[in-house]
């Protein structure tokens, strides 16, 4: 401290998502040990059973139970009863203190609940400390306890008697209480203090009599109780609230203030600094994360609150409206004998339920601390311990050193061998933490109380000694023994350490995110290895962090989400200079508080450490106080610069309100005039012979103002254009007179606001949504024509929105520059240097993710405001508000995605645009497309009709030649180490032939023959064993070779240089070319793969050479270069020579280069051919060859005969032959180049009509042979017919190859003589020796071309040009494509699924209101009834209790309102889905530019 993810790459914006820490946690796996701590978060859900408040006999009356003692009786003489409170002691019971603390929960509470700080001059305070007095006489009761009744029970009633420290009266009294006359302190004030004359109200208990207890009073501690600043969620789709509300009087209440409560009286109080109102929560030290600021949270510890089975109540107490009290009322258990009763674990443990998920129905009161007693002591599930649980932190362990044959087995690989597990093991020595076993054993304990002793002096203080341990025979220590008792979890594509084989094959799966998995998966399952961590390791949940992704520290708004349409303007928020005062902010010192316990620190203390104790820091805060005073803020007091004002002056389509004007369209009237006008891509609806269009006077009416006009002006934004007039407002400029900061900005709030639209009345030429025809079109509810309403227009009111824009909020200061330009001062001025205020345009620094911006800031800097926070849902839903209405302004969510967006690159494309080529069109010439035949393909057939090729770039294509064979296909019978070749063993001397039988044939059955040798052994068969074989799959696992773009002119690289970057440049520009070829400029300089040369052929000449070729001239000749001879010629075939824009004019930028000409055989790469640049189609081939991996193995393999591959309703591709007279036939008759021959090629000569056959010479070839070249010239014949064109078909007869010509060769002759008369839409091919035509020859091949490859022959015709059609190359443009235009993408529908909104309703919940009703209970009131203390005259009173009443109130009840929750036939849209359906709106000019 960052990573990963949007793109082909880039940089930024921005979301998601990861890597760290935590945790009262839970699940999986797994598990030695201690140690400290933790441990129902969910049902404040219900509770079975134990426990958890008692204690005091030194307060009292006693006496059921236990001991004693003492008496009786019985008798069994040591035992039973009985009796006596006489003693220790104590069940009930009255009485005193506790029970208001200790424990537990978080249901309520948004509140003075908490927290912090202060205040009570408005208050209590038992026990307990200090001070002070005082403790005097009386008296009547009650429970207990006996008796008797009710009731099942709990209980409860009557009578009789009985005590106190229970209760009652009366003394006495103050410094206590109250009332006040006077004086006095103190305080901001209400008030208060002291002192005081006189009045008022009140006290006690014994008791063992030192003491312990009561009463009263003053303090004090403690602990409550009460007000008060501050500060402590969320929602404004909650904006207004209250009637005891706010405040005064006055009573009453209360421990105490207070509307707390009541009566009068006033109208008040709270709220935008957020009342009320809904959800939501107990709060705080603190935790837990952060570098902090902060966010998150409030478990265990400690504080404070609140609650206790819901709600309600009050009593009793110092303290309670009281968990383990009581009284109603509800819901719930429970027991009942049906009439009545009981009961409340949110105390310990513990059950059921719920729920992913939390413990023992445990010891002990020894320590601590609490109740109560004098005390001993009793209680005490608080507390201390133990059990359970890896829940967490923290320690230790599971060995330690040697030890390579690098054992063995496992995995892996290029496998005779290596690598890896790995010093790991095995073996040798070593330690014993722990674990087992035996012994020994703590500290926590010092008090109370006991007993000595001392000192006071009889109770206190004090020393010594004794007693007391749940945990526990635990910690600890020592011995024995022996590596012995003790490792796993996740993970391994990339973020993230750590990689291989196996299995599967979009399947089973993974997966935080990106994504993996479709036959070679480092990502799935499994194994080996290996990585981290570790008695734990993963995973899932939550929360901080990274996230500067709510930015106070520390963010943005031209285009990424974001500047409100503009102005005006109250609050609130900022504000010129100067000097003074204060001292609220602000800064400093002091003082109090900031509980403890956590954090830090520094020592100790458990063997360390965690944990624990001391002790300091700190607690960043809140109060006080003192003091500073530069800035703010307040107050006065001046100031002119900011802002206004005045006074001259100018300037505009600035607004409103009236008049005027001319042009064009329209219409009408009249004329003049004929036959079509309109309109479109073309056209048709329309108009016109009832006279249209055109003209050419007149009128009528509305709208809108040509030129001027502009890069112009004005306005606050919308917006504003014909002249004038009135009236109104700006702004600027000169002057510095006046005022004295009078500013700036702006939530809420007002005004104004383009079109559209609405309402009324008007008006209505031209244009025109709707809507009609009329064309387009597969359709066309569009585009296009013709019409045409509403509107556009006035005039009033409404709507308040726009891509309302500069997508850029006002305001103020500041920061180089150059150029225009409006309106103004300067100036005489139509020069201009200035100078204010505008409008533009380039550019520098800075800014900016880049575009770009750049004194008219997107720079620097203040100051207010608006407003953004990942797309989609959605600017939609509900809700409020505006509005007639359309709608408007406000604003969710859930559910989905990994994005979505911006600049800018480089490519693709474009029905963008420039420029350029190409037989691309055009301009020719000849074809195909129809005909029949050949051949390939599909299709179909069929046992098989092997397979491969499929748009250009498959289809006379692999195949350069299927009758067997070929060959792979099919049906059929056989064969199993097999067809070859190696090697090693072992055997035989054969095997092969050849003859017989079977048989289609392989092949099987038998007969018969039968080596060689230098003896080493060769050979050659049989077995054996290693190694086989597959034209079986995958061309998307490859290698090689191929075709295409395209012989297109392109692709790149080094090294500087621009750019954050991908990337540019170079290679782009101007010219040129066939060319990225050359030249010239250039932030580029060079330089490679391609171009082009270099290589072969041809076309010219020249040399060498001269046989098999040649023959001029010369001799002979049989006339035939056939011979003597010859090197001249033509040809072979080796050198060379030539052509290079070389040279001449012009053009042209003094360049390359272009045009033209000379010369030349050949002129501007002469023609041809080989060569094919980075790449591109996952292009084609696993069936040429090779090759991974898969597959078969008596078969998918080898062999064998037959059959297919030749099949035929049919479609297409290529081809040949024609369709005739530029022809067909007969006849004659010239010229060729190139190849090939021995399993050949055959002269010649017989034979046949012919194929051909016999015979036979010559060639291994410049010699022989194939070999007659046809077209062509010449004569002759046919004469426009289906022919003397044309050949298919088809009998018949033969030849030829060959083992064999049935399916299924070719060829010859004799007969036969089909279609076809130049071929629709469309479409190929060719620019010169080219197209067209003629024929020749080879490969394959036994035998089979109309196919391929090659040769030569006679030989055109056109090319104006680049508009348009296809394909390339380039610059540029735009871009939502980037598997790249065969691309992207939108809507409807139709279907499945999720979530949500409407909705007749329909059921909770909750609250508000009106009314009823009112329990227990407290306060009032009182006729009744009833009473022990006191008084009494003894009749009765005072008091008080029951009852009845009145108020107040809880549960309920009925009516109606508000909020929400959940449902709900039907409906709306919206999200997601795999290949649906229709069309094709938008990215290109998206084919009618797009958006708002």
């Nucleotide at each position: 401290a960052g990573a990963g993810u949007u793109u082909g790459a880039u940089c930024c914006u921005g979301g998601c998502u990861c890597a760290g820490g935590a945790u009262g946690a839970a699940c999986g796996c797994u598990a030695g040990c201690g140690g400290c701590a933790g441990g129902c978060c969910u049902a404040a859900c219900a509770c079975a059973u134990g426990c958890a408040a008692g204690u005091c006999g030194a307060a009292c009356g006693g006496u059921a139970a236990c001991a004693g003692a003492a008496a009786a009786a019985g008798c069994u003489u040591g035992c039973u009863u009985u009796u006596u409170g006489c003693u220790g002691a104590c069940g009930a019971g009255u009485g005193g203190c506790g029970a208001a603390c200790g424990g537990g929960u978080g249901c309520g509470u948004a509140a003075c609940a908490c927290g912090u700080a202060u205040g009570c001059a408005a208050c209590c305070u038992a026990c307990c400390u200090u001070u002070a007095a005082c403790u005097g006489a009386g008296g009547g009761a009650u429970a207990g306890c006996c008796c008797a009744a009710a009731g099942a029970a709990a209980u409860u009633u009557g009578g009789a008697u009985u005590a106190a420290u229970a209760c009652c009266u009366c003394a006495u009294a103050a410094c206590a209480u109250u009332a006040c006359a006077u004086u006095u302190u103190c305080g901001c004030a209400u008030g208060u203090u002291a002192a005081g004359a006189u009045g008022u109200u009140u006290a006690a208990a014994g008791u063992u009599u030192u003491g312990c207890g009561g009463u009263u009073u003053a303090a004090g501690a403690u602990g409550a109780g009460c007000a008060u600043g501050c500060g402590u969620g969320a929602c404004a789709u909650u904006a207004g609230u209250u009637u005891g509300u706010u405040g005064g009087u006055g009573a009453g209440g209360u421990a105490a203030c207070g509307g707390c409560u009541c009566a009068c009286c006033a109208a008040g109080a709270c709220u935008a600094c957020g009342a009320u109102g809904u959800c939501u929560a107990g709060g705080g030290g603190g935790u837990c994360u952060g570098a902090g600021a902060g966010g998150a949270u409030g478990a265990u510890c400690c504080c404070c609150c609140a609650c206790a089975c819901u709600g309600g109540u009050a009593c009793u107490g110092a303290g309670a409206c009281a968990c383990g009290g009581a009284c109603c009322a509800g819901a719930c258990u429970c027991c009942u004998a049906c009439g009545g009763g009981a009961g409340g674990c949110a105390g310990c443990a513990g059950u059921g339920a719920g729920g992913a998920a939390u413990a023992u129905u445990g010891g002990u009161c020894a320590a601590u601390g609490g109740a109560c007693g004098a005390a001993a002591g009793u209680c005490u599930g608080a507390a201390c311990c133990a059990g359970c649980c890896a829940u967490g932190c923290c320690g230790c362990g599971u060995g330690c050193a040697g030890g390579a044959u690098g054992a063995c087995g496992g995995c892996c690989c290029u496998a005779u061998g290596g690598g890896u597990u790995g010093u790991a093991a095995a073996c040798u020595g070593c330690u014993u933490u722990u674990a087992u076993a035996u012994a020994g054993g703590a500290a926590g304990a010092a008090a109370c109380c006991c007993c000595u002793c001392u000192a006071c002096g009889u109770g206190u203080a004090g020393a010594g000694g004794g007693c007391u341990g749940a945990c526990g025979g635990u910690a600890c220590u020592a011995u024995a023994c022996g590596a012995a008792u003790a490792a796993g979890g996740a993970c391994c594509g990339g973020c993230u350490a750590a990689c291989u084989c196996c299995g599967u094959g979009c399947c089973a799966g993974c997966a935080g995110c990106c994504g993996c998995g479709g036959u070679a998966a480092u990502a799935c399952g499994g194994a080996g290895g290996g990585u981290c961590c570790a008695a734990g390791c993963g995973u899932u949940a939550u929360c901080c962090g990274g996230a500067u992704u709510c930015a106070u520290u520390g963010g943005g708004u031209u285009u990424a989400a974001a500047g409100g349409g503009u102005c005006c303007g109250c609050a609130g928020g900022c504000g010129g200079a100067a000097a003074a005062a204060u001292a609220a902010g602000u800064c400093a010192g002091u003082g109090g508080u900031g509980a403890a316990a956590g954090c830090c620190u520094a020592c100790a203390g458990c063997u360390u450490a965690a944990c624990u104790g001391u002790a300091g820091a700190a607690c960043u805060g809140c109060c006080a106080u003192u003091g500073a005073u530069a800035c703010u803020g307040u107050u006065a007091u001046u100031c002119u610069u900011g802002a206004a004002u005045g006074u001259g002056g100018u300037u505009g389509a600035a607004g409103u309100a009236g008049g005027c004007g001319g042009a064009a369209u329209a219409u009408g009237a009249c004329a003049u005039g004929u036959a079509g006008c309109g309109g479109u891509g073309a056209a048709a609806u329309g108009c016109a012979u009832a006279g249209a269009u055109a003209u050419g006077u007149c009128a009528u009416g509305g709208a809108a103002c040509a030129c001027c006009g502009a890069u112009u002006g004005c306005g606050a934004a919308g917006g504003c254009a014909g002249c004038u007039u009135a009236c109104u407002a700006a702004a600027c400029u000169a002057u510095u007179a006046u005022u004295g900061a009078c500013g700036c900005g702006c939530a809420g709030g007002g005004a104004c606001g383009a079109a559209a639209g609405c309402g009324u009345g008007g008006g209505g030429a031209g244009c025109g949504a709707a809507c009609a025809g009329g064309a387009u079109u597969a359709g066309a509810u569009c585009c296009c024509c013709u019409g045409g309403u509403a509107g556009u227009c006035c005039a009033c009111g409404c709507c308040g929105u726009a891509a309302a824009c500069g997508a850029u909020g006002a305001u103020u200061a500041c920061u180089c520059g150059a150029u225009a330009u409006u309106g103004g001062c300067g100036a005489u001025a139509c020069a201009c240097a200035g100078u204010c205020a505008g409008u533009g345009u380039c550019c520098a620094a800075g800014c900016g993710a880049a575009a770009g911006u750049g004194a008219u800031a997107a720079g620097u800097a203040a100051u207010c405001c608006a407003c953004c926070u990942g797309g989609g849902g959605a600017g939609u839903a509900c809700g409020a508000u505006c509005g007639c209405a359309a709608g408007g302004u406000u604003g969710a969510a859930a559910c989905u995605c990994a994005a979505a967006g911006g600049a800018a690159u480089u490519g693709a494309c474009g029905g963008g645009g420039g420029c350029c080529c190409g037989c691309a069109c055009a301009a020719g010439c000849g074809g195909u497309g129809g005909a029949g035949c050949a051949u390939g393909u599909g299709g179909u057939u069929u046992a098989a009709u092997u397979c491969g090729a499929u748009g250009a770039u498959a289809c006379g294509c692999g195949a350069g030649g299927a009758a067997c064979c070929u060959u792979a296909c099919c049906a059929g019978g056989g064969c199993u180490u097999a067809a070859a070749u190696g090697c090693a063993g072992a055997u035989u001397g054969a095997c092969a032939g050849a003859c017989u039988g079977g048989g289609a044939a392989a092949c099987u059955a038998g007969u018969u023959u039968u080596u060689c040798u230098u003896c080493g052994g060769a050979c050659a068969a049989u077995u054996u064993g290693c190694a086989a074989g597959g034209u079986g799959c995958u061309g998307c696992a490859u290698g090689g070779c191929u075709g295409u773009c395209g012989u297109c002119a392109g692709c790149u690289c080094g090294u500087g240089c621009c750019g954050u970057g991908a990337g540019g440049u170079g290679u782009u520009g101007g010219g040129u070319u066939a060319a990225g070829u050359c030249c010239c400029g250039c932030a580029a300089c060079g330089a490679g793969c391609g171009c082009a040369a270099c290589c072969c052929c041809u076309a010219u000449c020249u040399u060498u050479a001269g046989u098999u070729g040649c023959c001029a001239g010369c001799g002979a000749u049989u006339c035939g270069g056939g011979u003597g001879g010859g090197a001249a010629c033509u040809c072979u075939a080796g050198g060379g020579a030539g052509a290079c824009u070389g040279c001449c004019g012009g053009u042209g930028a003094c360049a390359a280069a272009c045009c033209g000409g000379a010369g030349g055989a050949a002129g501007g790469u002469g023609g041809g051919g080989a060569c094919g640049a980075c790449g591109u189609c996952a292009a084609g081939u696993c069936a040429u060859c090779a090759u991974g991996g898969c597959c078969c193995u008596u078969a998918u393999g080898g062999g064998c005969a037959g059959g297919g591959c030749u099949a035929c309703a049919c479609a297409c591709g290529u081809g040949c032959u024609a369709c005739a007279a530029u022809g067909g036939c007969g006849a004659a008759u010239a010229c060729a180049g190139a190849g090939g021959g021995c399993u050949g090629c055959c002269a010649g000569c017989c034979a046949g009509c012919a194929a051909u056959g016999g015979u036979g010479a010559g060639c291994c070839a410049a010699u022989c042979c194939c070999u007659u070249a046809a077209a062509g010239c010449u004569c002759g014949u046919c004469g426009u017919a289906g022919u003397c064109c044309g050949g298919a078909u088809c009998g018949g007869a033969g030849u030829c190859u060959g083992c064999a010509a049935c399916u299924c060769g070719a060829c010859u002759c004799c007969g036969u003589g089909a279609a076809g008369u130049c071929g629709g839409a469309a479409u190929c091919g060719c620019u010169a020796g080219u197209a067209a035509u003629c024929g020749c020859g080879a490969a394959u091949c036994a035998g089979a071309a109309u196919g391929u490859c090659g040769c030569g022959g006679u030989g055109a015709a056109u090319a104006c040009g680049u508009u348009c059609c296809c394909g390339g190359g380039u610059c540029u443009u735009g871009u939502a494509c980037a598997c790249a235009c065969c691309g992207c993408c939108c809507g409807u529908c139709a279907c499945a699924c999720c979530a949500u909104g409407g909705a007749a309703g329909u059921a909770g919940g909750u609250u508000g209101u009106a009314c009823c009703a009112g329990a227990a209970g407290u306060a009032g009131g009182u006729a009744g009834c009833u009473u022990a203390a006191c008084c009494u005259u003894c009749g009765g009173g005072a008091g008080g209790g029951c009852g009845c009443u009145u108020a107040c109130c809880a549960c309920g009840g009925u009516g109606u309102g508000g909020c929400u929750u959940a449902u709900g036939a039907c409906u709306g849209g919206g999200g997601u889905g795999a290949a649906g359906u229709c069309g094709u709106a938008a990215c290109a000019a998206g084919g009618u530019a797009g958006c708002c």
This is a predicted structure of a 1492-nucleotide RNA (small-subunit ribosomal RNA) from an uncultured prokaryote. The sequence is in RNAcentral, with records from ENA. Its Rfam family is "Bacterial small subunit ribosomal RNA". Rfam links the family to the GO terms structural constituent of ribosome and ribosome. The coordinates come from a structure-prediction model, not an experiment, and the mean pLDDT is 83.